[in-house]
Context: one part of a larger RNA
RNA sequence: GGAUGAACGCUAGCGGCAGGCUUAACACAUGCAAGUCGAGGGGUAUAGUUCUUCGGAACUAGAGACCGGCGCACGGGUGCGUAACGCGUAUGCAAUCUACCUUUCACAGAGGGAUAGCCCAGAGAAAUUUGGAUUAAUACCUCAUAGUAUAGCAGUUUCGCAUGAAACCACUAUUAAAGUCACAACGGUGAAAGAUGAGCAUGCGUCCCAUUAGCUAGUUGGUAAGGUAACGGCUUACCAAGGCAACGAUGGGUAGGGGUCCUGAGAGGGAGAUCCCCCACACUGGUACUGAGACACGGACCAGACUCCUACGGGAGGCAGCAGUGAGGAAUAUUGGACAAUGGGCGCAAGCCUGAUCCAGCCAUGCCGCGUGCAGGAUGACGGUCCUAUGGAUUGUAAACUGCUUUUGCACAGGAAGAAACAACAUUACGUGUAAUGUCUUGACGGUACUGUGAGAAUAAGGAUCGGCUAACUCCGUGCCAGCAGCCGCGGUAAUACGGAGGAUCCAAGCGUUAUCC
Repeated sequence: GGAUGAACGCUAGCGGCAGGCUUAACACAUGCAAGUCGAGGGGUAUAGUUCUUCGGAACUAGAGACCGGCGCACGGGUGCGUAACGCGUAUGCAAUCUACCUUUCACAGAGGGAUAGCCCAGAGAAAUUUGGAUUAAUACCUCAUAGUAUAGCAGUUUCGCAUGAAACCACUAUUAAAGUCACAACGGUGAAAGAUGAGCAUGCGUCCCAUUAGCUAGUUGGUAAGGUAACGGCUUACCAAGGCAACGAUGGGUAGGGGUCCUGAGAGGGAGAUCCCCCACACUGGUACUGAGACACGGACCAGACUCCUACGGGAGGCAGCAGUGAGGAAUAUUGGACAAUGGGCGCAAGCCUGAUCCAGCCAUGCCGCGUGCAGGAUGACGGUCCUAUGGAUUGUAAACUGCUUUUGCACAGGAAGAAACAACAUUACGUGUAAUGUCUUGACGGUACUGUGAGAAUAAGGAUCGGCUAACUCCGUGCCAGCAGCCGCGGUAAUACGGAGGAUCCAAGCGUUAUCC
């Protein structure tokens, strides 16, 4: 000199953009943060219509709840752990999986038994829960059929980079399915390919300590079996004795990694906030279930610590989601609005949900921009300060005063873009519901941005420094005292260094100080 997620002191007008618990991964009151589908199902409460022998019956619609499907593995948060194939980079899988999506081909036959819900009877303070009867499905199960499916057994051809891989063909065995709506679709099953995503493996790179020198028995390799989507000591039995290490094994400390950020001419040095990618975690530890995908933040089970309810028998819970509270700390914000836009989930769609997201609020935390007037004006006023030859110098065009202007602020009036759609209707093209065009509708922000009119200099400047480094000097007070100080140093009776005043200098809605990095 530059920089920061800064803090503190004094001060403070506005706007735009960005940023905002760095500490206790400490504990959390309350609200919200993941639902959706009636075009899968039985239908209940309820409402309406018709009939009625006034008991009710039939039909239509149908909230909540229940069964069922998809989603809940995303999005959002944090950086505990991890020195590791965790991350980065480059490859490989002939050793793999992939719901929804796209393309192509083929198919959907016959049956069966239940079970919630509803109803009835209970238990419990509650959380919740037991029994009986009865019922449906795109829930579940059995049989049939099928393929480029799977497994076994033969044969042929081609290819590769070794283990081997692919294709063709014959035989045997096993294994599928679901309907709904209403006039055309949505779905279902099997197979192949694509895309996307994931898993695994390998080369290279990745902090400090040798005052840590030896480490290792599933350890290293082989055979076989099991297991996995898949290879593999991943696991097991047996066999062998290997494997790593001064080019630093093992152990200890510290730490999420990268893109990037700061500095520097560069080489380097330091760091890993915000944003993007990957990884890890969800009170602590462990475990599996379901599923295409989890060993699952707002799922389940077990144990532990802690908190809460209780009728004392027993139960409930997990903000490192958004706000918010306490505590800690030098220090870090609203218990806000909207789904209008983008994106996501479900749905034929309307739509519903969305603390993602978009906005608004607070904060000078940073960067950038603007303003606090402009021009004239010498009686160089008064006052202050200094000098003194009693007259000067300086503050100083500064003020007053005159004229002008009105950014910002105030009042009033108008007032957006962000929006294109979806849906509905119409037209055209193809031909069997798609596409294109047109009409109409949709704004949280927000009466915001912006524009016009009106009056008026009106509403708006401080901070540090002035011995040298280093831009800027005099007076008074004090007298090694009080105090200053980044370094050198200053102060003991004339202090340009302390405190005050006047003046000056540098920055400026900021200025200084502290901390940290180069």